This is a predicted structure of a 1505-nucleotide RNA (small-subunit ribosomal RNA) from an uncultured prokaryote. Model confidence (mean pLDDT): 83 of 100. The RNAcentral record of the sequence draws on ENA. It matches the Rfam family "Bacterial small subunit ribosomal RNA". Its family is annotated with structural constituent of ribosome and ribosome in the Gene Ontology.

RNA sequence: GUGGCUUAGAGUUUGAUCCUGGCUCAGAACGAACGCUGGCGGCACGCCUAACACAUGCAAGUCGAGCGCCCCUUUCGGGGGGAGCGGCGGACGGGUGAGUAACGCGUGGGAACAUACCCUUUUCUAGGGGAUAACCUGGUGAAAACCAGGCUAAUACCGCAUAAUCCCUACGGGGCAAAGCAGGGGACCUUCGGGCCUUGCGCUAAUAGAUGAGCCUAUGUCGGAUUAGCUAGUUGGUGGGGUAAAGGCCCACCAAGGCUACGAUCUCUAGCUGGUCUGAGAGGACGAUCAGCCACACUGGGACUGAGACACGGUCCAGACUCCUACGGGAGGCAGCAGUAGGGAAUAUUGGACAAUGGGCAACCCUGAUCCAGCCAUGCCGCGUGUGUGAAGAAGGCCUUAGGGUUGUAAAGCACUUUCAGUAGGGAGGAAAAGUUAGUCGUUAAUAUCGGCUAGCCCUGACGUUACCUACAGAAGAAGCACCGGCAAACUCCGUGCCAGCAGCCGCGGUAAUACGGAGGGUGCGAGCGUUAAUCGGAAUUACUGGGCGUAAAGCGCGCGUAGGCGGCCUGAUAAGUUGGAUGUGAAAGCCCUGGGCUCAACCUAGGAACUGCAUUCAAAACUGUCAGGCUAGAGUAUGGUAGAGGAUAGUGGAAUUCCAGGUGUAGAGGUGAAAUUCGUAGAUAUCGGAAGGAAUAUCGGUGGCGACGGCGACAACCUGGACGAAUACUGACGACGAGGUGCGAAGGUGUGGGGAGCAAACAGGAUUAGAUACCCUGGCCGUCCACGCCGUAAACAAUGUCCACUAGUCGUUGGGGGGCUUGGUCCCCUUAGUGGCGCAGCUAACGCGAUAAUUGGACCUCCGGGUGAGUACGGCCGCAAGGUUAAAACUCAAAUGAAUUGACGGGGGCUCGCACAAGCGGUGGAGCAUGUGGUUUAAUUCGAUGCAACGCGAAGAACCUUACCUGGUCUUGACAUCCUACGAACUUACUAGAGAUAGAUUGGUGCCUUCGGGAACGUAGUGACAGGCGCUGCAUGGCUGUCGUCAGCUCGUGUUGUGAAAUGUUGGGUCAAGUCCCGUAACGAGCGCAACCCUUGUCCUUAGUUGCCAGCACGUAAUGGUGUAACUCUAGUGAGGCUGCCGGUUAGAAACCGGAGUAAGGUGGGGACGACGUCAAGUCAUCAUGGCCCUUACGACCAGGGCUACACACGUGCUACAAUGGCCGGUACAGAGGGCAGCGAAAGGGCGACCUGGAGCCAAUCCCUUAAAGCCGGUCGUAGUCCGGAUUGGAGUCUGCAACUCGACUCCAUGAAGUUGGAAUCGCUAGUAAUCGCGAAUCAGAACGUCGCGGUGAAUACGUUCCCGGGCCUUGUACACACCGCCCGUCACACCAUGGGAGUGGAUUGCACCAGAAGUAGCUAGCUUAACCUUCGGGAUGGCGGUUACCACGGUGUGGUUCAUGACUGGGGUGAAGUCGUAACAAGGUAACCAAGCUCAAUACGAC
Repeated sequence: GUGGCUUAGAGUUUGAUCCUGGCUCAGAACGAACGCUGGCGGCACGCCUAACACAUGCAAGUCGAGCGCCCCUUUCGGGGGGAGCGGCGGACGGGUGAGUAACGCGUGGGAACAUACCCUUUUCUAGGGGAUAACCUGGUGAAAACCAGGCUAAUACCGCAUAAUCCCUACGGGGCAAAGCAGGGGACCUUCGGGCCUUGCGCUAAUAGAUGAGCCUAUGUCGGAUUAGCUAGUUGGUGGGGUAAAGGCCCACCAAGGCUACGAUCUCUAGCUGGUCUGAGAGGACGAUCAGCCACACUGGGACUGAGACACGGUCCAGACUCCUACGGGAGGCAGCAGUAGGGAAUAUUGGACAAUGGGCAACCCUGAUCCAGCCAUGCCGCGUGUGUGAAGAAGGCCUUAGGGUUGUAAAGCACUUUCAGUAGGGAGGAAAAGUUAGUCGUUAAUAUCGGCUAGCCCUGACGUUACCUACAGAAGAAGCACCGGCAAACUCCGUGCCAGCAGCCGCGGUAAUACGGAGGGUGCGAGCGUUAAUCGGAAUUACUGGGCGUAAAGCGCGCGUAGGCGGCCUGAUAAGUUGGAUGUGAAAGCCCUGGGCUCAACCUAGGAACUGCAUUCAAAACUGUCAGGCUAGAGUAUGGUAGAGGAUAGUGGAAUUCCAGGUGUAGAGGUGAAAUUCGUAGAUAUCGGAAGGAAUAUCGGUGGCGACGGCGACAACCUGGACGAAUACUGACGACGAGGUGCGAAGGUGUGGGGAGCAAACAGGAUUAGAUACCCUGGCCGUCCACGCCGUAAACAAUGUCCACUAGUCGUUGGGGGGCUUGGUCCCCUUAGUGGCGCAGCUAACGCGAUAAUUGGACCUCCGGGUGAGUACGGCCGCAAGGUUAAAACUCAAAUGAAUUGACGGGGGCUCGCACAAGCGGUGGAGCAUGUGGUUUAAUUCGAUGCAACGCGAAGAACCUUACCUGGUCUUGACAUCCUACGAACUUACUAGAGAUAGAUUGGUGCCUUCGGGAACGUAGUGACAGGCGCUGCAUGGCUGUCGUCAGCUCGUGUUGUGAAAUGUUGGGUCAAGUCCCGUAACGAGCGCAACCCUUGUCCUUAGUUGCCAGCACGUAAUGGUGUAACUCUAGUGAGGCUGCCGGUUAGAAACCGGAGUAAGGUGGGGACGACGUCAAGUCAUCAUGGCCCUUACGACCAGGGCUACACACGUGCUACAAUGGCCGGUACAGAGGGCAGCGAAAGGGCGACCUGGAGCCAAUCCCUUAAAGCCGGUCGUAGUCCGGAUUGGAGUCUGCAACUCGACUCCAUGAAGUUGGAAUCGCUAGUAAUCGCGAAUCAGAACGUCGCGGUGAAUACGUUCCCGGGCCUUGUACACACCGCCCGUCACACCAUGGGAGUGGAUUGCACCAGAAGUAGCUAGCUUAACCUUCGGGAUGGCGGUUACCACGGUGUGGUUCAUGACUGGGGUGAAGUCGUAACAAGGUAACCAAGCUCAAUACGAC
């Protein structure tokens, strides 16, 4: 420079928000397994578990060109086979991963070593000897096998000769070897075999190389410190031994070393690597297949042979196991390939072939290496299961708002194609060698042989019915799985009803489930799809890249200080770190890039790049390091000063409490919310002076001072530490931090000895209380105090580690220094060290911090990684004990936490309102009755309403009806609606049966319209669609209603502030009945509410004047009454009036309030209608409407009778009373508002009366209901269960009505109950109100003490807001948000789970001590024995067997450590349904809470925050 690659989030804590923080998901990947499904091919993979045990077969043999023998065959040349001797190979190839935390492996170096076969260069290969297997004979044994005697060969074995570029050496010298075989042959020789020569293959001794080993070393390589000390051959030396080789590798002696906090030792786990998976990367996890290294071969030990082994398919011994046996004895080792049993969720054929590649190897031969085939969707890759057209948008399915939609061009139909599979035929490449023939070159004397090259010929394929190609037929043979609430693509119906079930997280399911199960439809992937396990990612959730610690988890209680990492200015040197270049190495494969080959791809193949590393070397010298020299700004020292509750010791005061003795004095004192326990007439309390003793030090006193923290407070003395300021001088980086370590360290506790006034855990008593093991009170031991020890913890807090530097200001205060002005009081400025308040920038999740940082940087240390379990268990250390310190896990949850926001709440605060309290009047609660409810009863007592806000409520009126309930009798297209068919007008008279519904039968009647077909209304019958349901769900709903509350509130737009939820506005100062109004104001405006507009009432004017009115006037009457009128009243229309308008005062020259004038009325005049956003899943499916569900000869419909009216009892609401402000009798006065034709009903008459007769008048300002009552006048009663009160009961009646028995109202006569003013508690009312008196109406045939209205008479009281209740605003706390009827803690009881302790018990492993000692090796060797060599022939040398010593495996004994399992019983922990007891915490949580400590069953005293 070019090219390529390159970082994603979501759900879940809350009412909502922002953080912190965990859990979960989406991705990739797998030697996988399981479920459902399954067409073809290519390429790969395939016991991860029991290194558990193995039947059977195969997996390593070969050489006759080393040797003898035997057998078969023969064409007599030869060929083939067998067991042996001998050589080479069985140390490779193949398997497995048990062990191993190690020089085992990786990377890089090194020296002291050997290396068969191969290669290079040299050399020798001469001459002899004695055996032995096979074989034969004999013997033992079941077998395996063995013994004795005899024969024989060699490239088997042994001397001798020779000996160097070999070895040893005292430098003189000494020592060490061998083997032949095959082919060919011209001279020469021959015993005729050959010698000899030559070629090839061998052999001996060296040499250099290559290859593959062995050894040493630097460095890297899992976890645990609840493993901290380990080590005697240990570390080193000297000298030996041993080895191929260095070395304590081994031995003797000497020395006392060696390793370790940069983690020794111990323990757990593990083969290591290239690489694989993931990841943006850094990393993390893994170490199957392929490749390199290591280790192992039934378990343990040992050596032999050999170039190489301490040897997978060799050997010896011991052990366990299996098999054979004639019981004497033997045999075996699949972690080779197949295969079997077992284990397990789980992993294949007892296949073919040596055709290729490779190995032993000349060839042949052997080869479970290998190549192929078989099985398995185990993975990756590719292909197919058709293509086009086709709307009547078929049928069927599903849904439906009933119209339609969807499945869906999908199917059918029509027209095509034939990959793959099928059948048939054809058909590459993997094959080159070797062999043989010929030619040529080399070796040679040689045309032999051998080797090289060229040409021809011949022959070799397991796979294989190969790949591939062609033909044939026909859409023919070939689609599933998961999901559809959010994350996360995809929706409806039915079933089910917190059941069945789902679920990765959140969560879904309790009658309308897009979440369960099914279906239709859809989405995703596709011969696969899902699930499960484990891995990385997301997770910046271990943070190197790349996190944090005030309150979320996290700063050690505080100093000193070791190691360690870090460190001021200048100069020079060096080159360890650092930077750059070069070289070596970093195996191959893999990854990446570019090509190539299979039709593509997967796959294979070639080249490149890369392998970020290590080592060597050259260079640079800024920075760090090191060395040397210097400096003074950091740090320190000296001089003379300042302030101070700094520390320690021994002393001295005064005030107060208590006690003692005395005086005065008398009945109480003390204590509390109130009391009591207690003290006191034996003289207390009080008071006076005196004495004693202990503890603490008022005022000054202060976010003042000092100290490292804890902490320190009367006064003076002695000793002593630190800080600060000023000015000079000196040292010269001496520094800051600080793992371990060490010291100090409140209160409480503890040991010994003192002391003890007050206070005061424990304890006792008294109260309180449901209880009160507490709070309160009276007492009171330990303790608190002192001395000397120990303990070592606190909310030891600023919840803020220490040090250094930088970065706006401003206001206090303490100590010091300097300056200035007044000049003797003070004030101002600058500076320095502390200590506080506010605040800019910045930081922070926010709160907040802000030069005393939580800002910006630097240095070092501690600590944190969800909650719970738990600061607990076990172990260690410390402690006299209490306990401290260090410090887990299992199990369990999806949260736990921080800050801030809006509400709600508080036995928090402030302001304020209301018949809320208070002040009053009258009631309820007691009696009787009425009425409603609960309960009970019943065949049924229909249903609903249930704190305020159900209970004279739905119901403005249950004898039948109503009526929904019960019993009995009936009906089934129905009592009611629509459609169809048939008949008949409709309708109606009388009768029979029955309780009636109903059934039977009977008389009269033929209507209306017409296009003459028929039609409308009605009735009967039939059929099916349907009717019907006061059946369920008010928690599926509409509508309506109650309530907070006629309380003054509730919101929005835009703007602004805040990351955000949100805030502001709406808060504040006043004022109001009021978010009413004014002022202020980052808000400005607006809406729904308030008020007003509406109705009614109170005054007046005006208009109108019938049925209302009649003063005056007129008419009329004997007189009253009467008639007319347009004055009045009244009626009902329109207007006026009241607005803080006027005056004064107060307030802020505001809003407004207070007072006054005038007025019929004065500050919304009185009353009504009118009810914001919302709350209560409030009430109503039985007013009505309505979704869904349910019933359909019944849960529908009709009828009769009964019930809703029951009655031990409890409650609510009322009426009547209890009497003299009264009862009774007589007389007498005055309303308003209503109603009336199936009605009100007058006069008159009858009846004691209810009422009856009667029928005038009235469709109403005309007539009627309609005499209002209390009141007033007079009389009587005289405090009594009465001349009060009227219940109850008997009798007789009236009225309504088909019908008053269950079950009506009223009247008369008689009867004459309770009751003498009502406990705790509780209700209404503030003026025409309460209280009291009567009248009317709705409903209604009849049936009000209820309800709704109307008027008459007509009060008392309100100081005031402390308290009770409810509401509004602001503020505060909160662990509440279903919102205090909230939340929530602990014991106990029950069930389950994991875990600690536990007399012990059983295993595994390991240390130490001792016994023991197989095989083997080494040493020694008296015994026995011994072919080659030597010999003086006696023997010797040597070897073997045997014996013995050392080492040592198994085994055994004793004693320790570690670990696992188990254990009666026991401790705490966790989780569970609506259990029990209390109420500790959250609000001032009702005693503020919490931390530590001691005591105690819970709670308390002290100290701290």